[in-house]
Background: Predicted 3D model of a 73-nucleotide RNA (transfer RNA) from Bacteroides sp. Its Rfam family is "tRNA". Rfam's curators write: Transfer RNA (tRNA) molecules are approximately 80 nucleotides in length. Rfam classes the family as a transfer RNA. NCBI's taxonomy places the organism under Bacteria, Pseudomonadati, Bacteroidia, Bacteroidales, Bacteroides. The coordinates come from a structure-prediction model, not an experiment, and the mean pLDDT is 82.
């Protein structure tokens, strides 16, 4: 210099064929306990590495770029 893959909630990930974003644990609250752990029910949390396009719509297609693995030369 090339080629692959990877990126989504704090953290590990899932998301088919484009149709308005999900689990697991991790945290709050509440039930249970004499209390704590478990255990049950509930809440909060992300606009999908960043910009742009194509569409009625994009995590999801295309472009340009950034991080990070690995391979080739």
């Nucleotide at each position: 210099g090339c080629c692959u893959c990877u990126u989504u909630a704090g953290c590990u990930c899932a998301g088919u064929c484009g149709g308005u974003a999900g689990a697991g644990c991790a945290g709050c609250u509440c039930a249970c306990u004499c209390g704590u752990a478990a255990u049950g029910a509930g809440c909060a949390g992300g606009u999908c590495g960043g910009g742009g396009g194509u569409u009625c719509g994009a995590g999801u297609c295309c472009c340009c770029u950034g991080a990070g693995a690995g391979g080739c030369u």